[in-house]
About this RNA: A computed fold for a 100-nucleotide RNA from Sphingobium subterraneum, annotated as Glycine riboswitch aptamer. The coordinates come from a structure-prediction model, not an experiment, and the mean pLDDT is 79. Lineage of the source: Bacteria > Pseudomonadota > Sphingomonadales > Sphingobiaceae > Sphingobium.
RNA sequence: GGUCAAGAUGCGGGAGAGCGUCGGGGCAGGGCAACCUGCAGCGACCGCCGAAGGAGCAACCGCCCCGGAAUCUCUCAGGCCCACGGACCGCAUCUCGAUC
Numbered sequence: 001g002g003u004c005a006a007g008a009u010g011c012g013g014g015a016g017a018g019c020g021u022c023g024g025g026g027c028a029g030g031g032c033a034a035c036c037u038g039c040a041g042c043g044a045c046c047g048c049c050g051a052a053g054g055a056g057c058a059a060c061c062g063c064c065c066c067g068g069a070a071u072c073u074c075u076c077a078g079g080c081c082c083a084c085g086g087a088c089c090g091c092a093u094c095u096c097g098a099u100c
Base pairs, nucleotide, nucleotide: 001100002099003098004097006095007094008093009092010091011090012089013088018046020045021044022043023042026039027038028037029036030035047080048079049078053076054074055073056072060068061067062066
């Protein structure tokens, strides 16, 4: 210096599913008032999604016992306008290891 593996950071890409119903309030605007509109949340109920995490089985792998193991399965958690998040993928840098 080249190649490969693992981890971290940065950038880019990144899906799915109700803008659901009800209830008490909060804030802002309009209004004499009753009330109306909008916004962000809380609680409850039903429906739904799977790609944070978690759990289960297993192809497969290792090989004393046994262990590891998914994009599959389950939805505890999370999520269902946008945003945030997001498995995974690509590029760059750094750390460490293997090899030439």